[in-house]
Context: one part of a larger RNA
């Protein structure tokens, strides 16, 4: 030097991408406990006293060493994303990804659909639409707005269009025939093309001028254009290029972070949109407590490596 163990004035997060690491806390017995909220929770919330020894009482054992170790959640607050136990990248990622209960939509009447197989046949299921299969969303609360022109899927079958071959009708070649065979001509299937449905099906959801007694601002008007021009909500956001918007709070100072606005580069309603008690080895900011993380390093045990020095062996000379 290093590793692993443990002290440490005065400060106390000034360290750092982050309090990463440490540290605090920690057991019983008591007292006492907020917002919120699904009334279950939140909760060991927070917070605050006892534990030693002596003496009486009371109950209970009946001669039991005694005392020490070890062994034991730091807490609050506010946002965000996922409801939630739970699952994942054996061996750099545990998540907000997956999955969940529970929504919706499609296909399915049983020799079901679907699936595996060339086929028998097997799964589904010894079930039977309160079933089974697919796909999407993802407790709960409240809600899911407008477009069917495109792309798909289902339906119609009037109308167009659309194969070969049997067939049929006609014209020829070859054959004594039986027949063979060429060309023409009609004739025909799903499909497509029309039409129509349908978006919790893929998917789409606007420009430009002008207007109200200062000024902005436009309920209002005009105009192109679309299948239809984004409703409710929610918004500098895991989403905002300008941007460290702007105001406002926290702090002596705050690119974060919380609250508002809304000019949404390029939110937005089951590809779900706002909210949400509980819950998370999940992220971001905040406070107390408490620490060598720091100021600024210092020191002790342990053990390892390394370097010198001394001694001894063995080789060689």
């Nucleotide at each position: 030097u290093a590793a692993c163990a443990c002290u440490a004035a005065a400060g106390g997060a000034a360290c750092u991408c982050u309090g990463c690491a440490a540290a605090u806390u920690g057991u019983c017995u008591u007292u006492g406990u907020a917002a919120c909220u699904u009334c279950g929770g939140g909760a060991a919330a927070a917070a605050a006293a006892g534990a030693g020894c002596u003496a009486a009482a009371u109950a209970g054992u009946u001669u039991u060493a005694a005392a020490u170790a070890a062994a034991a959640a730091g807490g609050g607050g506010u946002a965000g994303c996922g409801a939630c136990u739970g699952u994942u990248u054996a061996a750099c990622a545990a998540a907000a990804a997956c999955a969940u209960a529970a929504g919706a939509c499609u296909u399915u009447g049983c020799a079901a659909a679907a699936u595996a197989g060339a086929a028998a046949u097997a799964u589904g299921a010894u079930g039977u639409a309160u079933a089974a299969a697919g796909u999407c969303u993802g407790a709960c609360a409240u809600c899911u707005g407008c477009c069917c022109g495109g792309u798909g899927u289902u339906g119609c079958a009037a109308g167009g269009u659309a194969a070969a071959a049997a067939u049929u009708a006609u014209a020829g070649a070859c054959g004594u025939a039986a027949g063979u065979u060429u060309g023409u001509a009609a004739a025909u299937a799903a499909a497509c093309c029309c039409c129509a449905a349908u978006a919790a099906a893929c998917g789409g959801c606007g420009g430009c001028c002008g207007u109200a007694a200062u000024c902005c601002u436009a309920a209002c008007g005009g105009u192109c254009c679309u299948a239809a021009g984004g409703u409710a909500g929610c918004a500098a956001a895991a989403u905002c290029c300008c941007u460290u918007g702007a105001c406002g709070g926290g702090u002596a100072a705050g690119u974060u972070c919380c609250g508002u606005c809304c000019u949404g580069c390029a939110c937005g309603a089951a590809u779900g949109g706002u909210g949400u008690a509980a819950c998370g080895a999940c992220u971001g900011c905040c406070c107390c407590a408490c620490u060598g993380u720091c100021u600024c390093u210092a020191g002790u045990g342990u053990u390892a490596a390394u370097u010198u020095u001394a001694u001894g062996a063995a080789a060689u000379u």
This is a predicted structure of a 317-nucleotide part of an RNA (large-subunit ribosomal RNA, domain IV) from a Nanobdellota archaeon. Taxonomically the source falls in Nanobdellota (Archaea, Nanobdellati). It matches the Rfam family "Bacterial large subunit ribosomal RNA".